[in-house]
This record gives sequence, structure tokens and C1' cells, in this order.
RNA sequence: UCUUAUCCAGAGAGGCGAAGGGACUGGCCCGAUGAUGCCCAGCAACCUGAAUGUAUAGCAAUAUAUACUCAAGGUGCUAAUUCCUACAAACUUUUAUCAGUUUGGAAGAUAAGA
Repeated sequence: UCUUAUCCAGAGAGGCGAAGGGACUGGCCCGAUGAUGCCCAGCAACCUGAAUGUAUAGCAAUAUAUACUCAAGGUGCUAAUUCCUACAAACUUUUAUCAGUUUGGAAGAUAAGA
């Protein structure tokens, strides 16, 4: 960089430290009652490991897929739906705007593979 999948759940009144931060637009929020960040601790999204069940193939052993449970090894994550929004379409409402809802894209984040 490309591909696929997921992103409405989950996660500390701990220690360090010090002023901005939530990717970007516009909003709206978090922060000296100490945020963001780092360490510990925790969570369990993907990979991994284990057990059980179901389906298919097979004479069988077994293999593949899938559901759920456990573990926490590798990444990751631990305010707010990815905080909302941007672009497009449909619907509702209105005299018409405005506004609202739904859907799909774009962008982003994470994991695995190349």
C1' cells in the first nucleotide's frame, strides 16, 4: 500500500506527570474535582489455545465450517454509537425553507492475510 471482516456491548475514586485533548470539517463535549499521554490494573474486538454441541465428507480415524463457554499468549482497547456530522438517495413535516428518520457510500480505527 492492497484485500476481507468488525466498529449501538465491555473495561480502576490506582501511580507518574503536567495542559491541552476528543483523527480531519462544522458542532458539541472532556480537562487544575488533573484530562490527553506513560506504567500498573482491567476488558475481551481479531488472531491463538482448550472443551462441548450441530452440519457436511468419510467404513473409521479424521477433516472443514459454525454456535457457545473458558483462558489471556500476540496485537488492540478502557468518556460520550467511530460523540454527532460531512456526500448521496428515500421517507416524514412545512405554503416553501428549516428540521427529523432510515439506508448506502466516503473518511477513520482495529485485526488477519498478501
Record summary: RNAcentral holds the sequence, with entries from MGnify. This is a predicted structure of a 114-nucleotide RNA (SAM riboswitch aptamer (S box leader)) from uncultured Cellulosilyticum sp. Taxonomically the source falls in Cellulosilyticum (Bacteria, Clostridia, Lachnospirales, Cellulosilyticaceae). The prediction has a mean pLDDT of 80.